[in-house]
RNA sequence: AGAGUUUGAUCAUGGCUCAGGAUGAACGCUAGCGGCAGGCUUAACACAUGCAAGUCGUGGGGCAGCGCGCUGUAGCAAUACAGUGGCGGCGACCGGCGGAAGGGUGCGUAACACGUGAGCAACUUGCCCGUAACAGGGGGAUAAGCGCUGGAAACGGCGUCUAAUAUCCCAUAAUAUAUUUCACCGCAUGAUGGAAUAUUGAAAACUCCGGUGGUUACGGAUGGGCUCGCGGGACAUUAGCUAGUCGGCGGGGUAACGGCCCACCUGGCCGACGAUCAGUAGGGGUUCUGAGAGGAAGGUCCCCCACAUUGGAACUGAGACACGGUCCAAACUCCUACGGGAGGCAGCAGUGAGGAAUAUUGGUCAAUGGGCGAGAGCCUGAACCAGCCAAGUAGCGUGCAGGAAGACGGCCCUAUGGGUUGUAAACUGCUUUUGGAGGGGAAUAAAGUGGCGUACGUGUACGCCUUUGUAUGUACCCUCAGAAUAAGGACCGGCUAAUUCCGUGCCAGCAGCCGCGGUAAUACGGAAGGUCCGGGCGUUAUCCGGAUUUAUUGGGUUUAAAGGGAGCGCAGGCCGCCGAUUAAGCGUGACGUGAAAUGUCCCGGCUCAACCGGGGAGUUGCGUCGCGAACUGGUUGGCUUGAGUGCGGACGAGGUAUGCGGAAUUCGUGGUAUAGCGGUGAAAUGCUUAGAUAUCACGAAGAACCCCGAUUGCGAAGGCAGCUCUCGGCAGCGCUACUGACGCUGAUGCUCGAAGGUGCGGGUAUCGAACAGGAUUAGAUACCCUGGUAGUCCGCACGGUAAACGAUGGAUGCCCGCUGUCCGGCCUUUUUGUCGGGUGGCCAAGAGAAAUCAUUAAGCAUCCCACCUGGGGAGUACGCCGGCAACGGUGAAACUCAAAGGAAUUGACGGGGGCCCGCACAAGCGGAGGAACAUGUGGUUUAAUUCGAUGAUACGCGAGGAACCUUACCCGGGCUUGAACUGCAGAGGAAGGAUCUGGAGACAGUGACGCCCUUCGGGGCCUCUGUGGAGGUGCUGCAUGGUUGUCGUCAGCUCGUGCCGUGAGGUGUCGGCUUAAGUGCCAUAACGAGCGCAACCCCUUUCGUCAGUUGCCAUCGGGUCGUGCCGGGCACUCUGGAGACACUGCCACCGUAAGGUGUGAGGAAGGUGGGGAUGACGUCAAAUCAGCACGGCCCUUACGUCCGGGGCUACACACGUGUUACAAUGGGUGGUACAGAAAGCAGGAGUGCCGCAAGGCGCUUCGAAUCCUGAAAGCCAUCCUCAGUUCGGAUUGGGGUCUGCAACCCGACCCCAUGAAGCUGGAUUCGCUAGUAAUCGCGCAUCAGCCAUGGCGCGGUGAAUACGUUCCCGGGCCUUGUACACACCGCCCGUCAAGCCAUGAAAGCCUGGGGCGCCUGAAGUCCGUGACCGCGAGGGUCGGCCUAGGGUGAAACAGGUGAUUGGGGCUAAGUCGUAACAAGGUAACCGUAA
Repeated sequence: AGAGUUUGAUCAUGGCUCAGGAUGAACGCUAGCGGCAGGCUUAACACAUGCAAGUCGUGGGGCAGCGCGCUGUAGCAAUACAGUGGCGGCGACCGGCGGAAGGGUGCGUAACACGUGAGCAACUUGCCCGUAACAGGGGGAUAAGCGCUGGAAACGGCGUCUAAUAUCCCAUAAUAUAUUUCACCGCAUGAUGGAAUAUUGAAAACUCCGGUGGUUACGGAUGGGCUCGCGGGACAUUAGCUAGUCGGCGGGGUAACGGCCCACCUGGCCGACGAUCAGUAGGGGUUCUGAGAGGAAGGUCCCCCACAUUGGAACUGAGACACGGUCCAAACUCCUACGGGAGGCAGCAGUGAGGAAUAUUGGUCAAUGGGCGAGAGCCUGAACCAGCCAAGUAGCGUGCAGGAAGACGGCCCUAUGGGUUGUAAACUGCUUUUGGAGGGGAAUAAAGUGGCGUACGUGUACGCCUUUGUAUGUACCCUCAGAAUAAGGACCGGCUAAUUCCGUGCCAGCAGCCGCGGUAAUACGGAAGGUCCGGGCGUUAUCCGGAUUUAUUGGGUUUAAAGGGAGCGCAGGCCGCCGAUUAAGCGUGACGUGAAAUGUCCCGGCUCAACCGGGGAGUUGCGUCGCGAACUGGUUGGCUUGAGUGCGGACGAGGUAUGCGGAAUUCGUGGUAUAGCGGUGAAAUGCUUAGAUAUCACGAAGAACCCCGAUUGCGAAGGCAGCUCUCGGCAGCGCUACUGACGCUGAUGCUCGAAGGUGCGGGUAUCGAACAGGAUUAGAUACCCUGGUAGUCCGCACGGUAAACGAUGGAUGCCCGCUGUCCGGCCUUUUUGUCGGGUGGCCAAGAGAAAUCAUUAAGCAUCCCACCUGGGGAGUACGCCGGCAACGGUGAAACUCAAAGGAAUUGACGGGGGCCCGCACAAGCGGAGGAACAUGUGGUUUAAUUCGAUGAUACGCGAGGAACCUUACCCGGGCUUGAACUGCAGAGGAAGGAUCUGGAGACAGUGACGCCCUUCGGGGCCUCUGUGGAGGUGCUGCAUGGUUGUCGUCAGCUCGUGCCGUGAGGUGUCGGCUUAAGUGCCAUAACGAGCGCAACCCCUUUCGUCAGUUGCCAUCGGGUCGUGCCGGGCACUCUGGAGACACUGCCACCGUAAGGUGUGAGGAAGGUGGGGAUGACGUCAAAUCAGCACGGCCCUUACGUCCGGGGCUACACACGUGUUACAAUGGGUGGUACAGAAAGCAGGAGUGCCGCAAGGCGCUUCGAAUCCUGAAAGCCAUCCUCAGUUCGGAUUGGGGUCUGCAACCCGACCCCAUGAAGCUGGAUUCGCUAGUAAUCGCGCAUCAGCCAUGGCGCGGUGAAUACGUUCCCGGGCCUUGUACACACCGCCCGUCAAGCCAUGAAAGCCUGGGGCGCCUGAAGUCCGUGACCGCGAGGGUCGGCCUAGGGUGAAACAGGUGAUUGGGGCUAAGUCGUAACAAGGUAACCGUAA
């Protein structure tokens, strides 16, 4: 110090989450030691039991109990009993002091309660200290005790005796009170001192004779009381509160001031600087966190306050309205003899309850401290110790060194091997903290008590002796044995340090956020290994931090949340220039205070540390007194530039009210005219022969003002447009005469405020919510059309909202320029120039997340106001205010999500745009879709109909040959080291195998015949047994390789360096022209390059050259019925080598160029001549595990393998691809002409004979430029004459041929016979641009044969058409919009239906606290009081005021619950539609109404 998370990626905004620290904690797993600190946060809930406040006999009367002494009795002793206050002492009692401290708790309290600083001239203070003075005389009671007596008890009653440091009276004393007076002080109320007079008021004794006490006054110290300034919580959805209330006068009361209380008088007092109400809370020192400022907290310790079951009250006292006192009331608990009584743990322990949760019914007064006492001493749950608890913190330990066969075991891997656990272990040596055993052993006791002594002086100091230790035989020290007694928890996808295997298979589960899990999970569970911390580790809860995410330090508001719709303006905030003065703010110095503890620095003590002790600074604050005077403020004097006024001449759709005008529209009347008009994408509703529409004339009404007209002007905004007049208003310009800071902003407040809406009254031409009809549509409560009411218009009044927008508050100042335009002024003859003010555009610096803004700022600054703090819920609910209503203003929470949102980027997409291409359309030719058949597919069927391929890119596809085989499927029969391959060990033998037998066959049996090499060890080959591998067309193409399809032979896809941008990214690759082409040229912050394009390769077209056999035959010769048949030749054709040719090269025109154009030339060929091979980056988780290979999983007498038979050929049906046809451009018959390519010996052919033919039997030829090798359409001739035919050939019957082991399922071909559908095919759809389509035949692969009409090739004949790019489809480039990025087959909205959740309303019901009225009213203070008591003081009694509490009533507030109801949120695959995002298919959105 940051990180993760919105996106395909980016920047910024913004929330959520994490890493840190902390705790009086709790829970889970684990746990060796001692030190120091801590321990009911919940029920201020209830409490059993014990203890927590007593002491003094040196105040008193006394003497129950105990001890001693004495006396007596029991003969004496011992012992017992009785007596005796004589002594030690002492229960109870009178009296004194203390029980107001200490200890506990945090209910209440928002307050002078607390903190801090002041004040009391308005007060008090027991015990303590100092000073001064005093203590004379007298009296009467009473408790205890004794007697009687009531009651269960608690507790009393009556009579009688008595004492005091208890109590009363008299005397003395003033400083007390009253009056008078003098002096002096203070800001004031007033204080101080002196004098005089009057009045009242004191005391206590005890004694060891030393002293201890008592009274009064003054002073001190300490503690307390009261008053004031300032400070520290939340809510305005609490805005008004108050009746002793505010003040006065006079009293009462108090220690003292005061409405503290009372009588009278006045009408005030508090409050937006937050009164009052309701809610929450003890405050501070401090603690945690934080860099700090802050934020949060207030447990332990210290200070203050409040309280003591709840409420009230006083008494006593120096002090209380009293925790362990009193009285009363209430609730609760307990005792009871039912009549009455007792109690108060928020003291220490402890119990129950509550709760996630918090300890012992311990020891001691040894120390410290407190009370009493002269003291010894007593008391002390204060305190000091111990016990329990990892609940915190600091420290120590669980060993150290060596040790590689890198052991065994575990785990992992590419597995004859290696890695890791790991020097870890074993083993060797060493040490002994801690724990165990044994022994020794403190300090804390300074001091005090008692005794003796010395010094002086009653007392003090010193010395000696004595005595006092709970903790504790503890800390600490020494010795002994022995590695011995001691390690876990969490985590390992990223954040975040640390990874592999197995299991599981969107299951089980994990999760702080993002997110993991659907068969290869580093994320679940286990294991191994690793990481972090360690006597702990994790989880949960809470606080601060990170979060600059409430921003004073230190944020924002055009578009992310956020500028009020606009103006005026009270309070408030802020405010020009120059002097003077003041010193409030401000600065500085000093003083006082800021308790201690804490924190911090230094030093020191426990072995260290924690902890503790001492000292310093600090304690940011408050107060006082000085000094300073720049700034802010106050006062005062001036100034003119801010602001305003005056004068002058112009501008403007600024406002208000009046009158007038023309065009258009509709309507009315009349005329002309006739059949339609109107409306739409197309129609219809509607109007019209009762005369519409159209047209002419006249008239009426209401509303709006064409052109001018414009980034024009005016206004604060909303807004304002014909012309004229009325009234009042404004900015700007010029002059510089006047005032002299008069200013800016502006919460509440007041006013204005589009459209729509509301009330009342008018008006109503047009348009037109609602509504009606017609269309459209699946529907159409819409879009379109025909009508049409409110409204639109006017007056008065209300309402007060808009995307009321520049999404940009107002004011002032400052900061480069260019260029329009409006108004005014100045100069100039004009053009023009210039000044001021407005209104626009473009840009520099700067700013900004960017888009952009840029003197009209979103720049640089100042002042004031308003507003924001994640999305949804929600501008909703409740409450209040306003309104006639509609509704407006103000304005939450629960719950829920991890995002929502901004700008820009790259793509993709658009029923966006531009440019361009393609048999894409168009123009043509021929087809498919209808028929029959062939073939493939789906479906169905089946024992099986094996499997795969499924839009384009599956469907005559894998398959270029399913009768058996193939074959993977089904049925049946066999085998299990296996049908094939191979390692090792053992045994045996040639291997093989004719024949025969059984069987469907596999197979089994039979078995004639039958080895090789050798170095003699054996080897090769085969069989059997055992074993390690086998085998699998079983699964996963979504684990893969390889291969392939498609976009697409489309022109694209990228890189390096540079440059631009915060960045994603852009540029280059864009633009213009051109091209088949990112082909090229030009331009250019780009310059180059790569993969693609093109070219290089093959075939074809032309030419020459070389070479001529099997090819050819011009010339020469020979021969044949005839033929290059023969000799010969290589000229030609041809064959096959190496070449040439074509490049827009030439010409003309256009063009800068690239290039284009031309019936151009030349040329066999002309602009890529034609065809092929060649397929960029990538897309479709495209296809293939069944061609092959391969990871993982699965089967192993079977999912392997062999055999026989069957199936893949099924058949109500549907689709694709084809063949043949429907005929005369044809069919039949006869005659006749011309190819190319490819294959060929289990083959291709020829020929003779036989057969109608398929074919058969002989012979011959060709391993091929030699043979095969006569092609068909065509041409010639003839028949058929439009018909289901001389078309068409399916189907079926009969007879044959061939292949093959075998044609039944299930082959092809031939002959004879039969002669089906079909007469050109709906919507729709396919191919093709030239040697192409169409048409005609020929060949080849596979193959025994063939279901081939398929596939791949070959040649023959040989067209038509293209105006053109509007439209359909596909594609390329540029641009635009986007809420899409799984990318439009996208995204996404609302109702309804289902489940869950929180919440509003609701007839009511219940609860709570607070206030008010009335009634009643305890105890108690106070007031009054003839009879009673008392010698008296006085008491009592009775009455009154007040009040706690109780009862009752009306109302308000808060909370809970509530049938039902409203919306909201959430929830993989429900329903209906399609609203939004693209022009989203009617642009969207805001306000309003229906």